[in-house]
Formats: sequence, C1' cells, structure tokens
RNA sequence: AGCCUAUUAGCUCAAUUGGUAAAGCAUUUGUGCGAUUGCGCAAAGGAUGUAGGUUCGACUCCUACAUAGGCUA
Repeated sequence: AGCCUAUUAGCUCAAUUGGUAAAGCAUUUGUGCGAUUGCGCAAAGGAUGUAGGUUCGACUCCUACAUAGGCUA
C1' cells in the first nucleotide's frame, strides 16, 4: 500500500436473505419464600460504529471514514 472479516443493550449474541430489532446474563421496581448476603415469579429501562446514498420501507444493498483482527507484498 492492497485485500478479507467483524462492529446491534453494561456483557454475550439473534434477526427466516429489504418489511415494526429478539433473547440470556446484569441493572431497577414489585411480589412470594427463606433465619442478613440468597432463590422463584412478574414488570420496566436500555442497542444497529460514524456520515451520506438507493428504496414506499435499510441491521440487511451501495460509497466514504473509524476501530479491531487477519492475509498478500
């Protein structure tokens, strides 16, 4: 220098190939049980790396950039 892959919630990760972004753990609240710490149940908040483009509609397609990892020279 060129190329490839990844980037979604505090963490780990899904999204049926363009159609309202899901879950586990964690956190908060309520509740039940338990001889403080704990356990069960219910509920709540929280995310598409950044900026543009295409489209009625974008996590998904295109472009640039950023970060991380890898390959070639």